[in-house]
Context: one part of a larger RNA
Parts: sequence; C1' cells; structure tokens
RNA sequence: UGACGGGGGCCCGCACAAGCGGUGGAGCAUGUGGUUUAAUUCGAUGCAACGCGAAGAACCUUACCUGGGCUUGACAUCCCGGGAAUCUUCUGGAAGCAGGAGAGUGCCCUUCGGGGAACCCGGAGACAGGUGCUGCAUGGCUGUCGUCAGCUCGUGCCGUGAGGUGUUCGGUUAAGUCCGGUAACGAGCGCAACCCUCGGGUCUAGUUACAGGUGUCUAGACCGACUGCCCGUGGCAAGCGGGAGGAAGGUGGGGAUGACGUCAAGUCAGCAUGGCCUUGAUGCCCAGGGCUACACACACGCUACAAUGGCCGGUACAAUGGGUCGCCAACCCGCGAGGGGGAGUCAAUCCAGGUAAAGCCGGUCUCAGUUCGGAUUGCAGGCUGCAACCCGCCUGCAUGAAGUCGGAGUUGCUAGUAACCGCAGGUCAGCCAUACUGCGGUGAAUACGUUCCCGGGCCUUGCACA
Repeated sequence: UGACGGGGGCCCGCACAAGCGGUGGAGCAUGUGGUUUAAUUCGAUGCAACGCGAAGAACCUUACCUGGGCUUGACAUCCCGGGAAUCUUCUGGAAGCAGGAGAGUGCCCUUCGGGGAACCCGGAGACAGGUGCUGCAUGGCUGUCGUCAGCUCGUGCCGUGAGGUGUUCGGUUAAGUCCGGUAACGAGCGCAACCCUCGGGUCUAGUUACAGGUGUCUAGACCGACUGCCCGUGGCAAGCGGGAGGAAGGUGGGGAUGACGUCAAGUCAGCAUGGCCUUGAUGCCCAGGGCUACACACACGCUACAAUGGCCGGUACAAUGGGUCGCCAACCCGCGAGGGGGAGUCAAUCCAGGUAAAGCCGGUCUCAGUUCGGAUUGCAGGCUGCAACCCGCCUGCAUGAAGUCGGAGUUGCUAGUAACCGCAGGUCAGCCAUACUGCGGUGAAUACGUUCCCGGGCCUUGCACA
C1' cells in the first nucleotide's frame, strides 16, 4: 500500500422485510450428470455451465461408430500429355450420386506446320488437407464484479524510502453529482449530457384510407421541461419538501452506451494464428447406424390437479412482424388434418394470410378422480420430403394414467410492473418450439423500516496474510 475480520461508523441494491405469483410433489418436453453403447461427436461446470454454442440432428448437417473405397487427393498454385461436353452399359456388392472397366455421338482459331483461354481427364512432384493437441503460447470477440462510482495523471508539497497528498473533512446527490472548506492547483478515462424510441403541440406533404375535400394516419421539420415560477427549509451555498401552470416535474418512461482492472474466466469447434503431431492417414468420398440409448440424479420449462372452472351456442376489441420456389381470397369436396381451385391494382400504408384470445351474453355440468386432467396405447387417415423402421408433425375414433395445490428448501417481480391472455417472427422442405426474440389485450397487492441474510461503495481500526 492492499486484501481480510463472526471490528466500528456512514450509505446503497427486489438484499432482507411487506406483498403477489411460482419452483421443490405429478405427467410430459428440453438440457446436463451418470450409466450403457461399436458410437451414444465436441465444448460449456459455483454465482458468471445445465431450453447454453444449437435462430431447427430423419439423409444432409456431422465433427462420432461400423463397413466399402481414394491417395497430388473434396479444395489452391505451378509443370507435362491428352481431351469441350453429353448420353448410356457392365462391375462393385447388403447398399451407394463411393470406387473400378468399356463403348457411342462429339470444341474453337488456322497461314494446314500448328496453336489454344475457361473447363475436364491422366501423370510426376513441390504441396494440399486435419472440427488432431495446447484458450496455461496468442489475436479478435464475450461473460463477470457492475451501469457499481469509481480508476488515474501532470506540476507542486510532505516522507530516507515504499508511498502519501490531491480523491480526506462538513453538507448534498442516482453519481468522485454539486457546494463549502482545504498544501494543494489543474487535468484525463468513467458519471451526466449529446443519440434512438414512447407520451403533448404547431407547420409542411399527401401514395394509402375514409363520406370527396378532409386529415384519424403516415413521415419530415420545429416547439415543449430548465428546479424556469411561488412558499417553506438550508450556512441563505449546493440542494431538499410542498404548490401552481402543464400532455409530461425534478434523471418524465424505455433503450443503446460497460472506466482502470479482476477471474492464467470462456472460446484453437465461428474466424485468424505460433508451436507440436499426422501424411496409403488423425486427410478425402460413400452407404447404414449414432448424436433420439435409460435403473437413476439435478436444472430451465409446459400442462394440470378444477366451479374466479370445464363444455356448447352467440357476440366485441389489437399491436408488432413476415410474404414471389412466397402470402394465398371467393367457391367446391372432406367430421377433420387437408385436397381441389385459382382471384389479387400483392416484391406490399395499396393484395392476401386475418375470425386474436382472455372478455361479454345465454345454456349446461353440481364437487365426483368427475363433462376435471390429459399422459399412454390401438386403429384409420393427412402433409412435407428421394426416404418418416430406428427418428417428424398434424387429424379423427377409441383408450383414458399420475395428479385433490406439493417437505426441508428455493426463485421472480416496485406499475402499465407482477400475474393472466393470445398474436407474430427468425431458423426452416418438414419439425420434435412447451424454447428464444418481439408485439399488443386485461391488469393488481405491498414497501413500517434497515436489526438481520447476500452483494457492493466510502472512511476508520486491528492484523501472525501478500
């Protein structure tokens, strides 16, 4: 000087408390451990791994296993020889768009000697290749403490020196925010502001929309909020409490933005890259299998256990976002998934998807393992795709399991939030999405307070630690 203390003081944070909903029990889905396996590819492992990389594992992906094959190679550059290309047969066998063998048709220019870019085949070697190892050799990127209020520098001053001072102190703030004081005076990276968005208004413009001259709406510019005004409080400083006006009030709500550094944190499998290893294989191609196994354990979730409910009929109101190999209307067929059909002024404020659901109105069920719950299983179908056996989704009929609110424990949330309700999108042929990222609809309760638990900031004290 730091770190640490079951030392002290001051102060924060859904940290506790006050509340609301979950989780831990059940079934299922997903991830992980373990076990199993020919393989169940690899990585991530307290917070900060475990619906994580994966925003899509039937083949492909795919890195794993088994089997069959290739050896200048699937890919790059250079040299030599031949040939554009295309079609087809045989073989190989369990299979193959892997590999092996053969045949037919056949390029351009030409001075008829020959030459030839791209592309393909054969040959020789230089070389290619490696998701092989090392994240403790690295770059880049990221997580975390933490959007916490800190971390430093120049000059000066103090100290033999490490170092201190400034940055401490008194107030104040969300804030090292500001004020006052002060051997310090200034400055930098952070804080704040500048940026985007939502909420009010004015003007301009009008493709679309609507009743036809408007402006709900869209998009562009501007205004508006600054403790500016009043009262109180304060050292009459910074500020704090209350009020007016206002769409909005003291950082208006949300986002983007992450200081010096810490964890030899994570990633050599996104990419790049040093070193090491491999080269008839640790490279490459193909078929099939595996990543989907299952006594079990944990983690994020979904659906429930019902009457604030289930079922039936009627009826109302969104916002985001995506669409041409697409979205797909009317109409017809089917109980339905779906099929046929083909409209569209649709590459989209113009067209279509598109009826949001909870809600409201009426009816029924009457507390039961039920008209709750839907797992599991059988049969019959539909769709995507070369192909749904391993291993997809959906529909109809039948089947109807556990489950009657969950031990110790544990978690999220302070307002348009929690909770409940649906909708859209990316990935994507299809989908194991109950995930993720967004969007709107309905819409609470509670916070006395800071003693305690957890994490953090400042000052101080002790110290056998560095």
Predicted 3D model of a 466-nucleotide part of an RNA (small-subunit ribosomal RNA, 3' major domain) from an uncultured bacterium. The RNAcentral record of the full RNA draws on ENA and SILVA.